Transfer RNA from a Lachnospiraceae bacterium, 73 nucleotides, folded computationally. It matches the Rfam family "tRNA". Rfam links the family to the GO term triplet codon-amino acid adaptor activity. The organism belongs to Lachnospiraceae, within Bacteria. The coordinates come from a structure-prediction model, not an experiment, and the mean pLDDT is 81.

RNA sequence: GGUCCCGUGGACAAAUGGUUAAGUUGCUGCCCUUUCAAGGCAGAGUUGCUGGGUUCAAUUCCCGCCGGGACUG
Numbered sequence: 001g002g003u004c005c006c007g008u009g010g011a012c013a014a015a016u017g018g019u020u021a022a023g024u025u026g027c028u029g030c031c032c033u034u035u036c037a038a039g040g041c042a043g044a045g046u047u048g049c050u051g052g053g054u055u056c057a058a059u060u061c062c063c064g065c066c067g068g069g070a071c072u073g
Stems, first nucleotide, its partner, number of pairs: 001072007010025003018056001027043005048065002051063003
């Protein structure tokens, strides 16, 4: 340099055009408990980009850029 894959809350991670972006873990508050742990309930926190395009509608499809990885010269 070429080809391909990936990027979603603090971490992991589902959804792959259409309801309020699911779930686990962590965090915060409350309940329970003599206290802690465990358990129960509630809450905050996300689609790499102040990008472009297609579409009635984009996390999803196309293009560009950035970052990571695999193979190859």